[in-house]
RNA sequence: UGCCUAUAUAGAGUGCGUGAGGGACAAGCCCUGUGACCGCACACCAACCUACCGAAAGGCAAGGUGGUAAUGCUUGAAUGAUGGGUG
Numbered sequence: 001u002g003c004c005u006a007u008a009u010a011g012a013g014u015g016c017g018u019g020a021g022g023g024a025c026a027a028g029c030c031c032u033g034u035g036a037c038c039g040c041a042c043a044c045c046a047a048c049c050u051a052c053c054g055a056a057a058g059g060c061a062a063g064g065u066g067g068u069a070a071u072g073c074u075u076g077a078a079u080g081a082u083g084g085g086u087g
Base pairs, nucleotide, nucleotide: 001087002086003085004084005083006082007081013042014041015040016039017038021031022030023029025076026075027074028073043068044067045066048064049063050062052059053058072079
């Protein structure tokens, strides 16, 4: 990076550093110097994959990811994100 596939109205944040943007795109609407985004630490949420338990349903939360404003913020277009599989 291509292809296949699953998921998304639930849930979960503080501190430190930096310092002006951010919510993918367009329009809207919103967040933001009472500190956004990002990084780090610790914590937490969930349970896609592995391990373990179980006849199964399911459990667990150790390991690999993911997530912790708003339904993926809304609408649009038909696109992005994350997990798993595969070349």
SAM riboswitch aptamer (S box leader) from Ruminococcus bovis, 87 nucleotides, folded computationally.
Lineage of the source: Bacteria > Bacillota > Clostridia > Eubacteriales > Ruminococcus.
Rfam family: SAM riboswitch aptamer (S box leader). From the family's description: The SAM riboswitch is found upstream of a number of genes which code for proteins involved in methionine or cysteine biosynthesis in Gram-positive bacteria.